[in-house]
This is a predicted structure of a 207-nucleotide RNA (Group I catalytic intron) from an uncultured Chloroflexota bacterium.

RNA sequence: GCGACUGCCUUCUAAAUAUAUUGGGCGCUACAAAGGAAACUUUGUAGAUGUAAACAGUCAAAUUCGGUGAAAGCUAAAGAAUUUAACUCCAUGCUAAUACCGAGCCAAGCAAUCUUAACAGAUUGAAGGUGUAGAGACUAGACGGCUGUCACCUAAACGCAUCAGCGCAUGGUGAAGGUAUAGUCCACAGAGUGCAGAAAUGCACAC
Numbered sequence: 001g002c003g004a005c006u007g008c009c010u011u012c013u014a015a016a017u018a019u020a021u022u023g024g025g026c027g028c029u030a031c032a033a034a035g036g037a038a039a040c041u042u043u044g045u046a047g048a049u050g051u052a053a054a055c056a057g058u059c060a061a062a063u064u065c066g067g068u069g070a071a072a073g074c075u076a077a078a079g080a081a082u083u084u085a086a087c088u089c090c091a092u093g094c095u096a097a098u099a100c101c102g103a104g105c106c107a108a109g110c111a112a113u114c115u116u117a118a119c120a121g122a123u124u125g126a127a128g129g130u131g132u133a134g135a136g137a138c139u140a141g142a143c144g145g146c147u148g149u150c151a152c153c154u155a156a157a158c159g160c161a162u163c164a165g166c167g168c169a170u171g172g173u174g175a176a177g178g179u180a181u182a183g184u185c186c187a188c189a190g191a192g193u194g195c196a197g198a199a200a201u202g203c204a205c206a207c
Base pairs, nucleotide, nucleotide: 008025009024010023013020014019026050028047029046030045031044032043033042034041035040054149055148056147057146058145059144064103065102066101067100068099069098073094074093079089080088104130105129106128110125111124112123113122114121134186136185137184138183139182140181150174151173152172153171158167159166160165192205193204194203195202196201
């Protein structure tokens, strides 16, 4: 430079290549409120349907004890309706994508203090993480933490001009997915036994 392809993430149900449906999340458009000089950010309501989501380096530690919620889905004992029963309705019973709280702990980096001749080091704190997989073990690095670069938006203060304006980022945007992402194990799933239960389901044993 040319050509081809291109429907964001996740749960349930069905199907098992794709896909369709229910619920939740991210982004887009409009309006409203709050913050801000603005760009923009946060929250709420409504609508439509998915155009865009940068690059390089660096860190891999803690991974613990408790607790509060949850859409959709599964089951339907008691209850309701029914002449009685069956059928039907119904969760306060389960399961669960996941939203979080208290305490403790944590790599590299950041801030403050102490300390050393200096290097190193120690303490405290903020952000973030862990807790939070399918019970879990291990490895890696990312959609995470940190440092830098790039692209785009705005321009208060500051500087120039001194009417209008011009320059400038220390201000913003570059989605969500990690309540396990990519993997390797182990488990679960299949069939069997037992316990609890009306069932769904949960726990355990062993193949």
It matches the Rfam family "Group I catalytic intron". For this family Rfam cites "Self-splicing of group I introns" (Cech, Annu Rev Biochem, 1990). Rfam describes the family as follows. Group I catalytic introns are large self-splicing ribozymes. The prediction has a mean pLDDT of 77.